[in-house]
RNA sequence: UCUAGGUAAGGGCAUACUUAUUGAAAGAUAAGGACGCAAAACCACGAGUCUAAGGGGUGAUACUAAGACGGUCGGGUUGCCAGA
Numbered sequence: 001u002c003u004a005g006g007u008a009a010g011g012g013c014a015u016a017c018u019u020a021u022u023g024a025a026a027g028a029u030a031a032g033g034a035c036g037c038a039a040a041a042c043c044a045c046g047a048g049u050c051u052a053a054g055g056g057g058u059g060a061u062a063c064u065a066a067g068a069c070g071g072u073c074g075g076g077u078u079g080c081c082a083g084a
Stems, first nucleotide, its partner, number of pairs: 001084003005081002012037002017032006035071001041077003045074003048069003054064002
């Protein structure tokens, strides 16, 4: 550096759901819990998705990210084991 690698060793993370806290919401954090994951580690850079407090607008629906999601995809950085 590579592999349609992870069956083997030692480890790691933790879906749904529940409870508590927090937030306008989406969501986040902690504990329990494991569906899964070789990057399910890190970075909102590109795309995508969610929310819409505030904003302007409407008869009303609706629109809008400065808020979020990395366990949606791409990109960047780092990285365990095995084999070559």
The prediction has a mean pLDDT of 83. This is a predicted structure of an 84-nucleotide RNA (c-di-GMP-I riboswitch aptamer) from Fuchsiella alkaliacetigena. The organism belongs to Fuchsiella, within Bacteria. Of the family's consensus pairs, 90% are formed in the model.